[in-house]
RNA sequence: GAGAUUCUGGAGAAUUCCGCAAAUGAGCGGAUGCCGAAGGUGCAAGCGGCCAGACCGUAAUCUCUCAGGCAAAAGGACAGAAUUGG
Numbered sequence: 001g002a003g004a005u006u007c008u009g010g011a012g013a014a015u016u017c018c019g020c021a022a023a024u025g026a027g028c029g030g031a032u033g034c035c036g037a038a039g040g041u042g043c044a045a046g047c048g049g050c051c052a053g054a055c056c057g058u059a060a061u062c063u064c065u066c067a068g069g070c071a072a073a074a075g076g077a078c079a080g081a082a083u084u085g086g
Stems, first nucleotide, its partner, number of pairs: 003084007014032001016031005033070003039066001040064001042062001046058004
């Protein structure tokens, strides 16, 4: 240093509709509409490999929305601080 731990900040999108449940709801099931910043899928301008080429490799906050999410809570890429760490 990578990684790990703790703390702090941290966006987006229907508290939609129907049925059931029943003191009440944010529960359960179905339907449609949406979001991208857990995770996952995909690629190649450039770069690297190659004398050259073919070909191969290589990323994301891009892309797809599988998963997840669409009041609160939780989660949350990423950022800051501290500790640890060859």
Glycine riboswitch aptamer from a mouse gut metagenome, 86 nucleotides, folded computationally. Rfam family: Glycine riboswitch aptamer. Rfam 15.1 lists 9,425 matches to the family in 5,228 species. Model confidence (mean pLDDT): 79 of 100.